The prediction has a mean pLDDT of 75.
A computed fold for a 333-nucleotide RNA, annotated as Bacterial RNase P class A.
It was read from a public genome assembly, where an Rfam model found it.
Of the family's consensus pairs, 97% are formed in the model.
Rfam family: Bacterial RNase P class A. By type it is a ribozyme.
RNA sequence: CGAGGAUGCCAGACGGUCGCAGCCUUAAGUGGCUGAGGAAAGUCCGAGCACCGCAGGGCAGGGUGCCGGCGAAAUACCGGCGGAGGCGACUUCAGGGAGAGUGCAACAGAGAUAUACCGCAGCUUCACGCUGUAAGGGUGGAAAGGCGAGGUAAGAGCUCACCAACGGCUUGGCGACUUGUCCGUUCUGUAAACCCCACCUGGUGCAAGAUCAGUUGAGCGGCAUUCGGCGGCCCGCCGCGCUCACAAGUAUCGCUCAGAGUCUACUGGCAACUUUAGACCAAGAUAGAUGACCGUCCAAUACAGAACUCGGCUUACAGACAUCUCUCGUAAA
Numbered sequence: 001c002g003a004g005g006a007u008g009c010c011a012g013a014c015g016g017u018c019g020c021a022g023c024c025u026u027a028a029g030u031g032g033c034u035g036a037g038g039a040a041a042g043u044c045c046g047a048g049c050a051c052c053g054c055a056g057g058g059c060a061g062g063g064u065g066c067c068g069g070c071g072a073a074a075u076a077c078c079g080g081c082g083g084a085g086g087c088g089a090c091u092u093c094a095g096g097g098a099g100a101g102u103g104c105a106a107c108a109g110a111g112a113u114a115u116a117c118c119g120c121a122g123c124u125u126c127a128c129g130c131u132g133u134a135a136g137g138g139u140g141g142a143a144a145g146g147c148g149a150g151g152u153a154a155g156a157g158c159u160c161a162c163c164a165a166c167g168g169c170u171u172g173g174c175g176a177c178u179u180g181u182c183c184g185u186u187c188u189g190u191a192a193a194c195c196c197c198a199c200c201u202g203g204u205g206c207a208a209g210a211u212c213a214g215u216u217g218a219g220c221g222g223c224a225u226u227c228g229g230c231g232g233c234c235c236g237c238c239g240c241g242c243u244c245a246c247a248a249g250u251a252u253c254g255c256u257c258a259g260a261g262u263c264u265a266c267u268g269g270c271a272a273c274u275u276u277a278g279a280c281c282a283a284g285a286u287a288g289a290u291g292a293c294c295g296u297c298c299a300a301u302a303c304a305g306a307a308c309u310c311g312g313c314u315u316a317c318a319g320a321c322a323u324c325u326c327u328c329g330u331a332a333a
Base pairs, nucleotide, nucleotide: 001329002328003327004326005324006323007322008321010319012297013296014295015294016293017292018291020035021034022033023032024031037303041314042313044312045311046310047309048308049205050204051203052202056235057234058233059232061201062200063199064198065197066080067079068078069077081095082093083092084091085090096196097195101194102193103190104189105188117137118136119133120132121131122130123129124127145163146162148160149159150158164186165185167182168181169180172177209253210252214246216245217244218243219242220241221240227239228238229237261280262279263278264277265276268273
């Protein structure tokens, strides 16, 4: 200098003139303060909160799946282990079990929970014959561990050396795993198929709920054996149940960032995160608020607009910047 990798941050700012919504204030829109996002999107996970006389026990159902940490929890995040990819920095994984059982593997092929098509070798009665073989060839995604040598009638872990997997012993580690060594034990794959194992899980949801008046009237059924108790079933527990008519309420609250809150600094930690201290409070609409014009700076011209609130993930995205004791290549010293 070029090409990469990882991480962070911005997503316009300032001034002026009008306009809009909330709150405070004023005699008075008189004055003041505040006013969409990093994803507000998707609705994929988790939770706060609300309701349901069981939310109490269990089954079914559903979810997760290497180890450790963090966290309210999470399938998230951090750090590691192993597999795959990359020269590398790094990226990525739907990462437990095939010896509990069941199922599936089309077609091709001789044979896919096993065989002998071609071939090789031997024998003779010389025939599309018999016996041995699974090294070579063919089919296939996959064919009884791989490669080389010896051995053999020809071959085969039959034997040996090197390597792979399983297993035994051993080194290190909280652990996933790992170091070394021995062993000839070696009939495939698939669980993002059913299933087994371990752990977790009540349901419905802000269109949740609260709401100023139901001892109202009529009919049917019942005395625990019916019926009812907001996903299904069983046990337990509790209660009268169902239908119709009339009447009341709908204003307003929930609804505001008061919080698992934000920022800064130290503490502990590889890190995610965390103890402590200080400061701060930033939209609450509901026919749905932030728009228009001018000037200057300028990379900001993209994706794009809250509707109860948070923690994550995924997707979309113009342009500018910063950091790294990071990687590769080239040149010079």